[in-house]
RNA sequence: GCUACUGUGGCUCAGGUGGUAGAGCAGCUCAUUCGUAAUGAGCAAGUCGCAGGUUCGAGUCCUGUCAGUAGCU
Numbered sequence: 001g002c003u004a005c006u007g008u009g010g011c012u013c014a015g016g017u018g019g020u021a022g023a024g025c026a027g028c029u030c031a032u033u034c035g036u037a038a039u040g041a042g043c044a045a046g047u048c049g050c051a052g053g054u055u056c057g058a059g060u061c062c063u064g065u066c067a068g069u070a071g072c073u
Stems, first nucleotide, its partner, number of pairs: 001072007010025004019056001027043005049065005
């Protein structure tokens, strides 16, 4: 330098053929317990890497760009 893949709450990951973004773990509160753990109930947390484009509507499609991984040279 070229190619492919990945980028979504703090972490690990879903998200069908475009239609208001979810799970588990972690965190906080409450209940339960003599107390802790465990368990149950609830709450908070995401401009979907960034910038544009298409569209009535984009996490999803297109372009550029950044970062990471792998391969090739």
Transfer RNA from an uncultured Clostridia bacterium, 73 nucleotides, folded computationally.
The prediction has a mean pLDDT of 81.
Its Rfam family is "tRNA". By type it is a transfer RNA. Rfam's curators write: Transfer RNA (tRNA) molecules are approximately 80 nucleotides in length.